RNAcentral holds the full RNA, with entries from Greengenes. This is a predicted structure of a 351-nucleotide part of an RNA (small-subunit ribosomal RNA, central domain) from an uncultured bacterium. Rfam family: Bacterial small subunit ribosomal RNA. Its family is annotated with ribosome and structural constituent of ribosome in the Gene Ontology.
Context: one part of a larger RNA
RNA sequence: CUGGGCGUAAAGCGCGUGCAGGCGGUUGGGAAAGUCGUGCGUGAAAGCUCCUGGCUUAACUGGGAGAGGUCGUACGAAACUACCCGGCUAGAGGGCAGGCGAGGGGUGUGGAAUUCCGGGUGUAGUGGUGAAAUGCGUAGAUAUCCGGAGGAACACCAGUGGCGAAGGCGACACCCUGGACUGUACCUGACGCUCAGACGCGAAAGCAUGGGGAGCGAACGGGAUUUAGAAACCCCGGUAGUCCAUGCCGUAAACGAUGUGCACUGGGCGUGGAGGGCUGCAAAGCCCACCGUGCCGAAGCCAACGCGAUAAGUGCACCGCCUGGGGACUACGAGCGCAAGCUUAAAACUC
Repeated sequence: CUGGGCGUAAAGCGCGUGCAGGCGGUUGGGAAAGUCGUGCGUGAAAGCUCCUGGCUUAACUGGGAGAGGUCGUACGAAACUACCCGGCUAGAGGGCAGGCGAGGGGUGUGGAAUUCCGGGUGUAGUGGUGAAAUGCGUAGAUAUCCGGAGGAACACCAGUGGCGAAGGCGACACCCUGGACUGUACCUGACGCUCAGACGCGAAAGCAUGGGGAGCGAACGGGAUUUAGAAACCCCGGUAGUCCAUGCCGUAAACGAUGUGCACUGGGCGUGGAGGGCUGCAAAGCCCACCGUGCCGAAGCCAACGCGAUAAGUGCACCGCCUGGGGACUACGAGCGCAAGCUUAAAACUC
């Protein structure tokens, strides 16, 4: 370079924004860089292919022809690609109207429950387990009633439901703020798609400084049991942490194990959002097209499982990645980080 692949066999970057690069709707005109044609020049010899000659043949070798190029130059063609000028509206963006949603950030508020504190009633246990014990309790516990404090999470609604690019988001109110969708067809006029590097976001755990600490709870202490062993599973306690602010970390079964965008290809049944039509007083019902989210399935695809308009079908554009197992999500080097470590990433050897 050519080729085959990436749901589960090795393989889709965790997600986005996006420069360079690659690719790019429709129509008219221009020029002629790519492209195509013709002429001329050149492409040494050897080599290669064909014809033919010489050694008895062959290898070897003599002669002739041809092929061999991102080549140069002149003239010509104008469909396609690029370029220049102009037009269009189907892509893309905007305006106007409308409702929808746990989308994000901040401030405040609320009730239930757990725990703790104070007080009342009350007395001998309570708690916990398979069974127990440690624990708590006559200095009055557990139970029950009243009051108070504080932290964290928001039952029902709740859905195979919604929103977000992903991570993720769930009490209520207000403030600030992002996005999608439907309708209209008013505006711009290809402004687009993808994206190496770069930049940003990124669960949990962890780190730094300060705060907070109800419940839970690594580590740790104690009780008991099982067992070959028990450093576990069960019970009583319990520090970090879990929470908040600011700054790091940058990972994951970051999963749909399925990159993004566009187009095309029978159906059936649900569900969320807004719209149109029919019937109706209304609630509701039926039908139509759109966006999302599920199930089942034609064709097709697949090693099978399965996928099947939310494709793993049929195509196009661009990116990422794979190339036997172990060694090795490693060593070394480099970059980043306070550290923990992360990213990039071999070889010997071995089967």